[in-house]
RNA sequence: CGCGGGGUGGGGGAGUAGUACCCCGUGGGGCUCAUAACCCCAAGGCGUCGGUGCAAUUCCGACCCCCGCAA
Numbered sequence: 001c002g003c004g005g006g007g008u009g010g011g012g013g014a015g016u017a018g019u020a021c022c023c024c025g026u027g028g029g030g031c032u033c034a035u036a037a038c039c040c041c042a043a044g045g046c047g048u049c050g051g052u053g054c055a056a057u058u059c060c061g062a063c064c065c066c067c068g069c070a071a
Base pairs, nucleotide, nucleotide: 002069003068004067005066006065007064010024011023012022013021018054026042027041028040029039030038047063048062049061050060051059
């Protein structure tokens, strides 16, 4: 160099055009004599740059990074 898979909140994982969801964690509140548990609320995310399209996390191209295969 070639081929395949992947990159989504702090961590893990869904989402294959229209509103990004779940679990854990974090912060606030409730409950309690108090803590834990439990309940409610909130903050926080689509690797980068282009293209197509009314609309892109999703489709296409290039690049970056990670894993694997072959050599």
Transfer RNA from a Minisyncoccota bacterium, 71 nucleotides, folded computationally. The RNAcentral record of the sequence draws on ENA.